[in-house]
RNA sequence: UGAACCGUGGCGGGAGAGUCCUCCCAGCAAUGUGGCGGCGCCGUAGGAGCAAAUCCUCCCCAGGAAUCUCUCAGGCCCCCGUACCGUCAUGGCGAG
Numbered sequence: 001u002g003a004a005c006c007g008u009g010g011c012g013g014g015a016g017a018g019u020c021c022u023c024c025c026a027g028c029a030a031u032g033u034g035g036c037g038g039c040g041c042c043g044u045a046g047g048a049g050c051a052a053a054u055c056c057u058c059c060c061c062a063g064g065a066a067u068c069u070c071u072c073a074g075g076c077c078c079c080c081g082u083a084c085c086g087u088c089a090u091g092g093c094g095a096g
Stems, first nucleotide, its partner, number of pairs: 001096001005092009018039001020038002023035002025032002040076003046072001047070003054065004
């Protein structure tokens, strides 16, 4: 000086799934927002599991991992947010 890797922050992009039913609240009603419950549903925060499939390591046994599986939590009008991708900045480590 500095590839690659990891963490943090900013910016941009970024889903999915009933606003079904009862009750409560406001209201003359229509209707509206919210809440509890019931059933149904979602998978990209988190979590759990390698039982299936996939990937990686290994001679084999086996082990590990996740965008896989499960939905405990979470979510299901819209919005916010979300894994992930790109980019910028910064810190750590550091091939050459």